[in-house]
RNA sequence: GAGGCCAACCGGAUGGUCGUCCCGGUUUCUACCGGGAAGGAAAGUCCGAACUCCGCAGGACAGGGUGCCUCUAAAACAGAGGGUUCCUGAACUUCCGGAAACGGCAAGUGCAACAGAAAGCAAACCGCCCGUAAAAUAUGGGCAAGGGUGAAACGGCGGUGUAAGAGACCACCGGUGCGGCUGGAAACAGCCGCAGCCAGGUAAACCCCACCCGGAGCAAGAUCAAGCAGCCAGGUGUGAUCCGCACAGAAAGGCAGGUAGAUCGCCAGAACCUCCUCGCGAGAAGAGGUCCAGAUGAAUGGCCAUCGGUCCCGCAAAAACGGGAUUACAGAAUUCGGCUUACAGGUUGGCCUCAUUU
Numbered sequence: 001g002a003g004g005c006c007a008a009c010c011g012g013a014u015g016g017u018c019g020u021c022c023c024g025g026u027u028u029c030u031a032c033c034g035g036g037a038a039g040g041a042a043a044g045u046c047c048g049a050a051c052u053c054c055g056c057a058g059g060a061c062a063g064g065g066u067g068c069c070u071c072u073a074a075a076a077c078a079g080a081g082g083g084u085u086c087c088u089g090a091a092c093u094u095c096c097g098g099a100a101a102c103g104g105c106a107a108g109u110g111c112a113a114c115a116g117a118a119a120g121c122a123a124a125c126c127g128c129c130c131g132u133a134a135a136a137u138a139u140g141g142g143c144a145a146g147g148g149u150g151a152a153a154c155g156g157c158g159g160u161g162u163a164a165g166a167g168a169c170c171a172c173c174g175g176u177g178c179g180g181c182u183g184g185a186a187a188c189a190g191c192c193g194c195a196g197c198c199a200g201g202u203a204a205a206c207c208c209c210a211c212c213c214g215g216a217g218c219a220a221g222a223u224c225a226a227g228c229a230g231c232c233a234g235g236u237g238u239g240a241u242c243c244g245c246a247c248a249g250a251a252a253g254g255c256a257g258g259u260a261g262a263u264c265g266c267c268a269g270a271a272c273c274u275c276c277u278c279g280c281g282a283g284a285a286g287a288g289g290u291c292c293a294g295a296u297g298a299a300u301g302g303c304c305a306u307c308g309g310u311c312c313c314g315c316a317a318a319a320a321c322g323g324g325a326u327u328a329c330a331g332a333a334u335u336c337g338g339c340u341u342a343c344a345g346g347u348u349g350g351c352c353u354c355a356u357u358u
Base pairs, nucleotide, nucleotide: 001354002353003352004351005350006349007348008347009346010345012307013306014305015304016303017302018301020037021036022035023034024033025032026031039329043340044339046338047337048336049335050334051217052216053215054214058243059242060241063213064212065211066210067209068082069081070080071079083102084100085099086098087097089095090094103208104207108206109205110202111201125147126146127143128142129141130140131139132138155173156172158170159169160168174198175197176195177194178193179192180191181190182189183188221264222263223262224261230255231254232253235247236246237245271290272289273288274287275286277284278283308327309326310325311324312323313322314321
């Protein structure tokens, strides 16, 4: 210097003119003045909440969710820091980067192709040892240390011992259990002692353990207006079932008929910006400042000019200049915090590769 990957941010601006919607003011009631008007994802509707309603949001049972430690946050499968395990690279017993659905398989029940004697308390294909038999062969007994199969074969290595072997026994190492010490807030890490205890994999398999969880949703719901005609049926009550409790002779539910407009909810928010302090950090406290859509068949736009970004050409290289083309994904509908997906181009940072120079 170029390229690739990852992460964060930006992702058009200004002026004029005509127009749409909202708010405020004025006003002889139809005009005028001022201010403002789509997003980082508004998308998906995956998670959580604010808010609203349900006279049980009581109990049991079922069901669902979460799963290393600590912190942040209203909470969340979110975020920050740390631990453990794994992956990759390197200057290699450490460091950079990344991932984790990270409680329990010694409570129980399952599942695992082929090969192999045997895949969870099993097992003898080759083989080793002993006996019978003259020998081969055959047969009886012992072994799981050697070889083979396999991703994996019921610790490793060296000895004692044995007919041959085997944790059968012993020393060391590893794992596991129990006890203790040191560091750390903790998860954990290191060390010591005892014990021959030696227990494969799998729980986004059933399951066990611990903790948490009412339901429905802005088409929630509240108020005003309009408008009426009944019939069936016999209990109803916002997850299912049972118990309890409350209400009720009507409601709930079904069929049929009639009316259907307006206002609120609806934007001042767990809001945004700046400074300082505390904190490794995510963030938090304090101080000061700002008000930045509220539509309802659904407004937030059209035209002109200039600038910005990108590409091509003039041009043989760069800059400048000129000309042309183009400017991504996409659009609020109660709101907010996350996650996921889409995105032309640009800026910054990190990592990797290549080339050149020192």